[in-house]
RNA sequence: CUCCGACAAAAGCAAACCUGGGGCGACCCGGGGACGCAAAGCAAAGGGUCUCCACGGGAGACAGCCCUGCUACCGAA
Numbered sequence: 001c002u003c004c005g006a007c008a009a010a011a012g013c014a015a016a017c018c019u020g021g022g023g024c025g026a027c028c029c030g031g032g033g034a035c036g037c038a039a040a041g042c043a044a045a046g047g048g049u050c051u052c053c054a055c056g057g058g059a060g061a062c063a064g065c066c067c068u069g070c071u072a073c074c075g076a077a
Base pairs, nucleotide, nucleotide: 004075005074012037013036017032018031019030020029021028022027035064041070042069043068046066047065048062049061050060051059052058053057
């Protein structure tokens, strides 16, 4: 350094649900809350799922579905 991932240590994120706001919607943002997460950090290129529309198509959402790319804390086996 790479792989890897402890009943290690420190730090972190936050599903459902509730709540204020935004959006036609999928869904997003803030607060509460923790089901989980070793990339549950970032990115919609590929697959997938989902939404809307004037549906041989167009415009969108999801990175906590998979893959891929980039970056990152700790260090036992």
Background:
Predicted 3D model of a 77-nucleotide RNA (c-di-GMP-I riboswitch aptamer) from Desulfuromonas sp. Taxonomically the source falls in Desulfuromonas (Bacteria, Thermodesulfobacteriota, Desulfuromonadia, Desulfuromonadales).